Predicted 3D model of an 87-nucleotide RNA (transfer RNA) from an Opitutales bacterium. Model confidence (mean pLDDT): 80 of 100. Rfam family: tRNA. Gene Ontology term of the family: triplet codon-amino acid adaptor activity. Taxonomically the source falls in Opitutales (Bacteria, Pseudomonadati, Verrucomicrobiota, Opitutia).
[in-house]
RNA sequence: GGAGAGGUGACAGAGCGGUCGAAUGUACGGCAUUGGAAAUGCCGCGUACGCGCAAGCGUACCGAGGGUUCGAAUCCCUCCCUCUCCG
Numbered sequence: 001g002g003a004g005a006g007g008u009g010a011c012a013g014a015g016c017g018g019u020c021g022a023a024u025g026u027a028c029g030g031c032a033u034u035g036g037a038a039a040u041g042c043c044g045c046g047u048a049c050g051c052g053c054a055a056g057c058g059u060a061c062c063g064a065g066g067g068u069u070c071g072a073a074u075c076c077c078u079c080c081c082u083c084u085c086c087g
Base pairs, nucleotide, nucleotide: 001086002085003084004083005082006081007080010026011025012024018070028044029043030042031041032040046061047060048059049058050057051056063079064078065077066076067075
């Protein structure tokens, strides 16, 4: 230099145009259970901005930026990063 695969909540990982900011698992927090633990069960758990006394509500964010579309994590373009192969 060329080709291919990939980048999604703390981590892993599904999702491939709409009811998805998001399944599932792990981690973490609370509760139950126990003499106490472990295991198990239930609930909760991203960030930013705005509103609100608070509880909470709304909007945006799927590596970054742009485009297509009524609608994009999903399609197109450019760039960045990781892995594999070829030279």